Predicted 3D model of a 1552-nucleotide RNA (small-subunit ribosomal RNA) from Acetivibrio thermocellus. Its mean pLDDT, the model's own confidence on a scale to 100, is 83. The source organism's lineage runs through Bacteria, Clostridia, Acetivibrionales, Acetivibrionaceae and Acetivibrio. The RNAcentral record of the sequence draws on ENA and SILVA.

RNA sequence: UUUUUAGAGAGUUUGAUCCUGGCUCAGGACGAACGCUGGCGGCGUGCCUAACACAUGCAAGUCGAGCGGGGAUAUACGGAAGGUUUACCGGAAGUAUAUCCUAGCGGCGGACGGGUGAGUAACGCGUGGGUAACCUACCUCAUACAGGGGGAUAACACAGGGAAACCUGUGCUAAUACCGCAUAACAUAACGGGGCGGCAUCGUCCUGUUAUCAAAGGAGAAAUCCGGUAUGAGAUGGGCCCGCGUCCGAUUAGCUAGUUGGUGGGGUAAAGGCCUACCAAGGCGACGAUCCAUAGCUGGUCUGAGAGGAUGAUCAGCCACACUGGGACUGAGACACGGCCCAGACUCCUACGGGAGGCAGCAGUGGGGAAUAUUGGACAAUGGGCGCAAGCCUGAUCCAGCCAUGCCGCGUGAGUGAUGAAGGUUUUCGGAUCGUAAAGCUCUGUUGUGAGGGAAGAACAAGGGCGGUUCUAACAGGGCCGCCCCCUGACGGUACCUCACCAGAAAGCCCCGGCUAACUACGUGCCAGCAGCCGCGGUAAUACGUAGGGGGCAAGCGUUGUCCGGAAUUAUUGGGCGUAAAGCGCGCGCAGGCGGUCCUUUAAGUCUGAUGUGAAAGCCCACGGCUCAACCGUGGAGGGUCAUUGGAAACUGGGGGACUUGAGUGCAGAAGAGGAAAGUGGAAUUCCACGUGUAGCGGUGAAAUGCGCAGAUAUCAGGAGGAACACCGAUGGCGAAGGCAGGUCUCUGGGCUGUUACUGACGCUGAGAAGCGAAAGCAUGGGUAGCGAACAGGAUUAGAUACCCUGGUAGUCCAUGCCGUAAACGAUGAAUACUAGGUGUAGGAGGGUCCAACCUUCUGUGCCGCAGUUAACACAUUAAGUAUUCCGCCUGGGGAGUACGGCCGCAAGGCUAAAACUCAAAGGAAUUGACGGGGGCCCGCACAAGCGGCGGAGCAUGUGGAUUAAUUCGAUGCAACGCGAAGAACCUUACCAAGGCUUGACAUCCCUCUGACAGCUCUAGAGAUAGGGCUUCCCUUCGGGGCAGAGGAGACAGGUGGUGCAUGGUUGUCGUCAGCUCGUGUCGUGAGAUGUUGGGUUAAGUCCCGCAACGAGCGCAACCCUCGUCCUAUGUUGCCAGCACGUAAUGGUGGGCACUCAUAGGAGACUGCCGGGGUCAACUCGGAGGAAGGUGGGGAUGACGUCAAAUCAUCAUGCCCCUUAUGUCUUGGGCUUCACGCAUGCUACAAUGGCCGGUACAAAGGGCUGCGAUACCGCAAGGUGGAGCGAAUCCCAAAAAGCCGGUCUCAGUUCGGAUUGGGGUCUGCAACUCGACCCCAUGAAGUCGGAGUCGCUAGUAAUCGCAGAUCAGCAACGCUGCGGUGAAUACGUUCCCGGGCCUUGUACACACCGCCCGUCACGUCAUGAAAGUCGGUAACACCCGAAGCCGGUGGCCCAACCCUUGUGGAGGGAGCCGUCGAAGGUGGGAUCGGCGAUUGGGACGAAGUCGUAACAAGGUAGCCGUACCGGAAGGUGCGGCUGGAUCACCUCCUUU
Repeated sequence: UUUUUAGAGAGUUUGAUCCUGGCUCAGGACGAACGCUGGCGGCGUGCCUAACACAUGCAAGUCGAGCGGGGAUAUACGGAAGGUUUACCGGAAGUAUAUCCUAGCGGCGGACGGGUGAGUAACGCGUGGGUAACCUACCUCAUACAGGGGGAUAACACAGGGAAACCUGUGCUAAUACCGCAUAACAUAACGGGGCGGCAUCGUCCUGUUAUCAAAGGAGAAAUCCGGUAUGAGAUGGGCCCGCGUCCGAUUAGCUAGUUGGUGGGGUAAAGGCCUACCAAGGCGACGAUCCAUAGCUGGUCUGAGAGGAUGAUCAGCCACACUGGGACUGAGACACGGCCCAGACUCCUACGGGAGGCAGCAGUGGGGAAUAUUGGACAAUGGGCGCAAGCCUGAUCCAGCCAUGCCGCGUGAGUGAUGAAGGUUUUCGGAUCGUAAAGCUCUGUUGUGAGGGAAGAACAAGGGCGGUUCUAACAGGGCCGCCCCCUGACGGUACCUCACCAGAAAGCCCCGGCUAACUACGUGCCAGCAGCCGCGGUAAUACGUAGGGGGCAAGCGUUGUCCGGAAUUAUUGGGCGUAAAGCGCGCGCAGGCGGUCCUUUAAGUCUGAUGUGAAAGCCCACGGCUCAACCGUGGAGGGUCAUUGGAAACUGGGGGACUUGAGUGCAGAAGAGGAAAGUGGAAUUCCACGUGUAGCGGUGAAAUGCGCAGAUAUCAGGAGGAACACCGAUGGCGAAGGCAGGUCUCUGGGCUGUUACUGACGCUGAGAAGCGAAAGCAUGGGUAGCGAACAGGAUUAGAUACCCUGGUAGUCCAUGCCGUAAACGAUGAAUACUAGGUGUAGGAGGGUCCAACCUUCUGUGCCGCAGUUAACACAUUAAGUAUUCCGCCUGGGGAGUACGGCCGCAAGGCUAAAACUCAAAGGAAUUGACGGGGGCCCGCACAAGCGGCGGAGCAUGUGGAUUAAUUCGAUGCAACGCGAAGAACCUUACCAAGGCUUGACAUCCCUCUGACAGCUCUAGAGAUAGGGCUUCCCUUCGGGGCAGAGGAGACAGGUGGUGCAUGGUUGUCGUCAGCUCGUGUCGUGAGAUGUUGGGUUAAGUCCCGCAACGAGCGCAACCCUCGUCCUAUGUUGCCAGCACGUAAUGGUGGGCACUCAUAGGAGACUGCCGGGGUCAACUCGGAGGAAGGUGGGGAUGACGUCAAAUCAUCAUGCCCCUUAUGUCUUGGGCUUCACGCAUGCUACAAUGGCCGGUACAAAGGGCUGCGAUACCGCAAGGUGGAGCGAAUCCCAAAAAGCCGGUCUCAGUUCGGAUUGGGGUCUGCAACUCGACCCCAUGAAGUCGGAGUCGCUAGUAAUCGCAGAUCAGCAACGCUGCGGUGAAUACGUUCCCGGGCCUUGUACACACCGCCCGUCACGUCAUGAAAGUCGGUAACACCCGAAGCCGGUGGCCCAACCCUUGUGGAGGGAGCCGUCGAAGGUGGGAUCGGCGAUUGGGACGAAGUCGUAACAAGGUAGCCGUACCGGAAGGUGCGGCUGGAUCACCUCCUUU
């Protein structure tokens, strides 16, 4: 500078993430329908279904200026019959003229206009051409002509038949009806001559001869006009032909006999197998023929940024059809929507003989359907037919009617108005909101109502007048042109304008969880319901229903359906294929696609100019007309892979020539499990037979089956036979893949290196085809040592159709032939080129070297790694990078690689390959956790080493279960079970039975009455309760008040009723385990990671070092309490060394506080010191000192979190529930039951003991409704009595084990004490259910406890006693504390359990108590097969054969014209015959569909049954192919894969 105006996303897979991928939504549109609602106008649209059937009316007629008749009217003439007054009345028939009408003959038009979309996949349509292969009425122009005759026939009349429709006979008549003759060429045909042109046949022009073919009249007084005939030209409209374009299926692959071509003939307006006879054997098809399904095509319409996709209503062009099928006639044109003939179906009329009909014209009816209008007006306009014209006809058309069916426009009022009214809703009760909204006041009048005025659309034609021109003798008249007058409106008194009147008459629908704008209350309680997707609802639902409020659109709003979009989700624009869906198992190769360098030519592709065309309407732009808009008008632009033509020649293609680098050949080398075939070798297993030799062998986790005294196993030598080839051997080699391994010989393929002699693009890829192709399997014949599906037995197990063991058949081996599949994998197609490197290894070559090392290069094969790519993982010169060419394949999961069909196979089966239905996911990679019958490291009374228990007995206590009127409730693995309960005879008490009360046993408020209440007492009663008796308040301003009681009304009280899954608080547990996090930074697309991992160390994420991290917080540790040593202070109730007094004796007394002790306060321990180890860090080991040594012992202290853990019955509390009861009071009962199971304890089983006697030493507690001494009584429990003590003073209080002495002597005992009998004591209102204790008597089980299991690491276990709480008493052997005596053992971390860190796998995330597979059973749904059965469609063969054209015949019939004059011929026709021929019939097949007893699998369903296959090493690693077997998942054999964990080894790589 020019051009261009154009593109938005969201929800949903997961604990979270990225990706792949489907599903869904937001937009627009509609000939729509449905629901709710509805004021007006303009402009459009309106049977999408039954091309189903149709009542009724209308939709095509017109011309009398073609013709003969007929009729009506008018005028004139006429004058009959009759009547009479003889002259009239009367007026018929008839004649003529004028006007009007028209059944028939005749002409033109009914082939247009209007409807519909059944058929048609086709030259049907679109587009562009051809016709030298054609036609064209009416119209225009030009030329020429129209002479003279003929015979009929409708109408009509008469007669006849028929119900009707209609028909027949006889007799007339006309024409622009029909037929000869004449005339005629630039027409046609035949035979000739010549010119020009082209595209093969040929076209065109000139010319000669011969033959053939025309005509019609009408109007007018006339002129003239309208017609007629022939020919040519034009215009218009058609016919035929061709190139290109035009839907689905290959689960349709072969189709075709008039088929393809030729020759002759016929036919047509015309080319042509269009038809026919003969001849030839062709024609079409993978560039998709044929067949099946579907469908009118186009301009356009909708959508889209576009490319595209979908569609073909209205309007316009073309085609096809007209009840279904066939046929021709007439005509310029038809095989004819409102014509004809035939057949069929249907309907109607009928006198039963026979007839009539075709709304897919406009209205309308029935039917179908979710669904689509008036039996309207007018020819005024536009257009059409006929006519000279007037005019007639026109359901074409123009208008009106109906319907919110669509688009557009307008309105339903505007301003003001705060007490923020009433009312509704809500509320934290304060308020908030509807809300200036309403009312009220002021204003306007669009629309509406009433009245008045009132268009444009009208231009013609005809008639009259004038002017011009032409014809003419003409100033008549006619033709043509122009002007004026006259006349014409369905819509419609409509649009529009003016005036008056009143805010009066005019708002709904959908939505409010997210997507998606818009929130609260109540009701409901996985019910009712919602839902487009995700999903919502199980008692606090913004998601259901209602209400209030809000949001959106608005005379509409939603829903449903369909199409496009979003969807780059079929990807040309514009996708992919290692693991998500997707590379054929592999090479060879026809067709096809693509193709190296240079020169030349051509111009098909390509580029460019011009011409033609691409109808109109529509879209777009500009301008204009309706008040605007919708709508309409005018002009422009745009639109084709189109046709013709001129040019360019770079690139692609074609022709020609050359080249060598791609490719191939030759020559020289070296390597190799490459292939095929034939010989051959040794080791080992097994078998056979002999020897030696004796009792076992074999096998396993352990066993057994099996073999063996009939001599096995073992061992020596010998023999037989088959199969496989140790070591070498290797991320080594070869091959296209599958695959290939002892050694020798023969044949043979390929690759590599070097050389550069030869050919000269010979190349790459490759649909289909053909070939190769592990293992298993099949067939035939061999072979069979070992191994070994199936099978058998033994084990294991709940079972074990398995894993393990013993046997063992097919098979494995060979030959020949099939099969054709594998995780046939690098899950990675082939070829070529380019794009950093490093390091191994195999085969060569060159350089270098004495040999090496080393350097360079080619080919193969590995690893690491940059750029780049990737969703990530990863790939990375052997690409998954950057590009090109060709092929194959994918498009959500399941159904399903299945069914059906086809092809292949002996079979097994393979290849090809769907749909219905169903789900909202399925999936890939990576992340954080959790988990693993994964790994590594570490810890813990976790195991081990020890000590003592439990499990056996009796008893106690708790619990389950059972029972019961009730046995109240809760706690239920660890972490419930001597737990809540630190104490159930009543009470407690919540449970049961019975009896009472109802504002209540308890709280607050109101009213009335009383003055007390309480207490004592009597009666009834089981008691609550009821009724009596006695005693009886305080303050005061004298009004009353306080307090208490009684009564009353209602608000309310009350609830150990429910929900611990609505909650607070509290608690348990992992666990006193060492963890849990954050800020900033960095890395990653991201979830996340890093820090927190690593090397050490610790009890410890304790500390140190290192490090893309640096810091910080909660935890750990420490700070607190207690015990252990010392010091200081104080010294009663404690203590007593020294001093003194006293006693039988005693800190008893004075005194003292030294000691013990008590109470306070300090010190001390920190790895501080030494040595070893260590990174000379943390730390650790040893030692010294010390009362104590490495956290000195014990306690308190419990991170982030987990378990919807426990508790609504401690308490508190939301919601729900009860209210003369689920509240409350009382008596009695129950919680104490008892075949039994379990848990926790006590006592024992005895001599380390029991019993008896004597004797010693604690600590810590408690005590006034109390502890209770001394003393006395009782065998004892206890009683009497009461000193002292509110306690370092007194009491409980005796400590016990121990020690000393005695006795018992191994036994159911002098062990053990249960149970039972008897008698007592104490507490208490009360010991029956149901207390404890004492005495006498009784004297059970039990002799150390199966499987299994618990506690404890030092002042611990064990053992011994003491105290306390609760409490009247006590079922306490429990619990919580206290002290006395006082051990053993720990090699160690393999294993069991729990935990921590790192790592690994995962299909888990409600997180292994996870997930999940298959059979079976039940229900629902769709589908395959199926004996059959019912129907459709298109062909084929044969039969019958209508109408009709054509052909033949024509005995019967016939006016014209010809020959001839006859009973004629020629010609024509009826009739008959033949070919073709619709419908129909018969037959066997094809194909499609419906139904189908039964049957197969599939999908989905509530918590069904059986197992446990898979995911972790899933407990036998899994999976693929194949074979066999089994209820089922599945198991096993053979071969393969890693998409297998773990350990070890090897190789390679990285770093030093």